The part of an RNA shown here (large-subunit ribosomal RNA, domain VI) has 251 nucleotides and comes from a Saprospiraceae bacterium. The organism belongs to Saprospiraceae, within Bacteria. Its mean pLDDT, the model's own confidence on a scale to 100, is 88. Rfam family: Bacterial large subunit ribosomal RNA. Its family is annotated with structural constituent of ribosome and ribosome in the Gene Ontology.

[in-house]
Context: one part of a larger RNA
RNA sequence: CGCAGGAAUAUUGAGGAGGUCCGUUUCUAGUACGAGAGGACCGAAAUGGACGAACCGCUAGUGUACCAGUUGUGCCGCCAGGUGCACCGCUGGGUAGCUAUGUUCGGAACGGAUAAGCGCUGAAAGCAUCUAAGCGCGAAGCCGGCUCCAAGAUGAGUAUUCCCUGAGGGUCGUAGAAGACGACUACGUUGAUAGGCUACAGGUGGAAGUGCAGUAAUGUAUGGAGCCGAGUAGUACUAAUUACCCGAUAG
Repeated sequence: CGCAGGAAUAUUGAGGAGGUCCGUUUCUAGUACGAGAGGACCGAAAUGGACGAACCGCUAGUGUACCAGUUGUGCCGCCAGGUGCACCGCUGGGUAGCUAUGUUCGGAACGGAUAAGCGCUGAAAGCAUCUAAGCGCGAAGCCGGCUCCAAGAUGAGUAUUCCCUGAGGGUCGUAGAAGACGACUACGUUGAUAGGCUACAGGUGGAAGUGCAGUAAUGUAUGGAGCCGAGUAGUACUAAUUACCCGAUAG
């Protein structure tokens, strides 16, 4: 821009994409078969590999604005306690998120038409013949079935509702498991959208100060302490103010 008024919501599915992989073991059964050696079809069950999707409860990583320990050095006048720099200084752990090595799930079943092949009926050709007319069975393959996209499918579809008393959309702002930017999604005081605060979860692992014990290093009590990023709830304290723009055939 189009889809002959303008919108919102819900859809159909022409068409397209993906997937549709391969074993092992057990039972049937040491059965059929076979002199023996050996050893099935059919059917049923279990369990793997590779591949793919989703997810983070478990396991395991990362986790540079979390916690603790610790070295050197500068600074806060000194002690104590902190803080800067040294690869995040180094080391031990680790929330959310993101992950795989982790967990769950998938390939199917089934239907249709067939290939090779196997048949029925059956003439040409009094017989025979699966084929010439006709009919049936038959593959991991083909078409569906499964998952996803999809009306620019210009063949532009369908349904419901709304708008002429302005439906609806945008700008702007607060944000996001959305994101390069647009876009998308939630919210904007008739409000829990983000921050803050409170509680809880979770992490670290026992703060500082003070008392006590010890000459001291240190230990211990107060006290599962103190601190704490992203998590879960609650709570209008702060910020989402006011407002503006676009917007239709016709009458």